[in-house]
């Protein structure tokens, strides 16, 4: 240098201006209003695939079914995830990939080519037979060639099966608690010896309710709710995943749901003109990705304009 391998980091920045949705503090009875601060991710906040915490339902034990997982070992709160190391396949290689148990339990299936494809039968030549005038046809035996991934030997378990393990169901719109109005429900007193209403009295009418507790559930409301298996530094143990120990730090909490718009300046990349031997530089314009929290956590997956590092390996040059 050129082609690659593999891990890792960014994925704008300041500023004004107009807003959003929480916290605190001040004023107000209040509805507000000032002020201060905070307010998306890229180990994707995505997909909701697996794993768990948490919660409420269900639950004697033991079996079956169903559905998952699969080489040893190791991490981990579990996991189908990681790690290391064995094996097989890809790749000159860095390195990549792999549901990687069991096919003397039993079924099941194999394209095109081939006579014939796992059931049985059959091609072609030889021999021995039956058959026939001879022929064709046919039983047995023994060879043999073509096709194909595989020719009676066997594969296939990402088909059923069989083993060995795992797995109760719902999910934070989970669950609690507070709790209006109207309807209904319970009790308790009054009430046909007249309740309520017309109507504040009376007197007249009406004619079956009235009151007061109580309890569920709804609208609304509040907790769950973010400090957590955390997250950064050091030391230290372990090939490694990872795990001790000290320090230091709060970093969205909303809820039918904010976290947003505008303009300036500067950074980055391309483009074009112009200057410069070059290296560059000045101006213009364009462009600046995927993506949007909703109970929290660990995990695979997927989606990304553009931009930086590290290590490796393979070819070529050169010393």
């Nucleotide at each position: 240098a050129a082609a690659g391998u593999u891990c890792g980091c960014c994925g704008g920045a300041c500023g004004a201006u107009c807003g959003c949705u929480g916290g605190c503090a001040g004023c107000g009875u209040a509805g507000g209003u000032u002020g201060c601060g905070a307010g998306a991710g890229g180990c994707a906040a995505c997909g909701u695939c697996c794993g768990g915490a948490c919660u409420c339902c269900a639950c004697a034990g033991a079996g079956c079914a169903a559905c998952g997982u699969a080489g040893c070992a190791g991490g981990u709160a579990a996991c189908a995830c990681c790690u290391g190391c064995c094996c097989g396949c890809c790749g000159c290689g860095a390195g990549g990939c792999g549901a990687g148990g069991a096919u003397c339990a039993g079924a099941g299936c194999a394209a095109c080519a081939g006579a014939g494809a796992c059931g049985a039968g059959u091609u072609u030549c030889g021999g021995c037979g039956a058959g026939u005038c001879a022929a064709a046809u046919u039983g047995c035996c023994g060879a043999a060639g073509g096709u194909g991934a595989a020719a009676c030997g066997g594969g296939c378990a990402a088909u059923c099966u069989c083993u060995a393990c795992g797995u109760g169901g719902a999910g934070c719109a989970a669950c609690a608690c507070c709790a209006a109005a109207u309807a209904g429900g319970c009790g308790g007193c009054c009430g046909a010896u007249g309740a309520u209403c017309c109507u504040g009295c009376u007197c007249g009418g009406u004619g079956a309710g009235g009151u007061c507790g109580c309890g569920g559930g709804u609208a609304g409301g509040u907790g769950g709710c973010u400090u957590g298996a955390g997250u950064c530094g050091g030391c230290g143990g372990g090939u490694g995943a990872c795990c001790g120990c000290c320090g230091g730090c709060c970093u969205a909490g909303a809820g039918g749901a904010a976290u947003g718009a505008u303009c300036g300046u500067c950074a980055c990349g391309g483009c074009a003109u112009u200057c410069a031997c070059a290296a560059g530089a000045a101006u213009g314009c364009c462009g600046c990705c995927c993506a949007g929290a909703a109970u929290c956590c660990g995990g695979c997956g997927u989606a990304c304009a553009g931009g930086c590092g590290g290590a490796c390996u393979u070819u070529g040059c050169u010393u």
This is a predicted structure of a 319-nucleotide RNA (Bacterial RNase P class A) from a Burkholderiaceae bacterium. Lineage of the source: Bacteria > Pseudomonadati > Pseudomonadota > Betaproteobacteria > Burkholderiaceae. It matches the Rfam family "Bacterial RNase P class A". By type it is a ribozyme. Model confidence (mean pLDDT): 78 of 100. It is recorded under the gene name rnpB. The sequence is in RNAcentral, with records from ENA.